[in-house]
RNA sequence: GAUACCGUGGCUCAAUGGUAGAGCAGUCGGCUGUUAACCGACAGGUUGUAGGUUCGAAUCCUAUCGGUAUCU
Numbered sequence: 001g002a003u004a005c006c007g008u009g010g011c012u013c014a015a016u017g018g019u020a021g022a023g024c025a026g027u028c029g030g031c032u033g034u035u036a037a038c039c040g041a042c043a044g045g046u047u048g049u050a051g052g053u054u055c056g057a058a059u060c061c062u063a064u065c066g067g068u069a070u071c072u
Base pairs, nucleotide, nucleotide: 001071002070003069004068005067006066007065010024011023012022013021018055026042027041028040029039030038048064049063050062051061052060
């Protein structure tokens, strides 16, 4: 220098152009003599960034940033 893949909540991951979700972690409550376990609820995201297409974009297109791999 070229190509491919990945980037979504604190972590690991979903979401076939139509309300952004789950598990774990966190907070509060219930249960218990206490802790753990278990049960219930709550909070937490401008989907890496910037544009474009579209009635509507995490999703499609372009550029760019970061990471990984391969090639030169």

Predicted 3D model of a 72-nucleotide RNA (transfer RNA) from a Bacteroidota bacterium. Rfam family: tRNA. It is annotated as a transfer RNA. NCBI's taxonomy places the organism under Bacteria, Pseudomonadati, Bacteroidota. Its mean pLDDT, the model's own confidence on a scale to 100, is 80.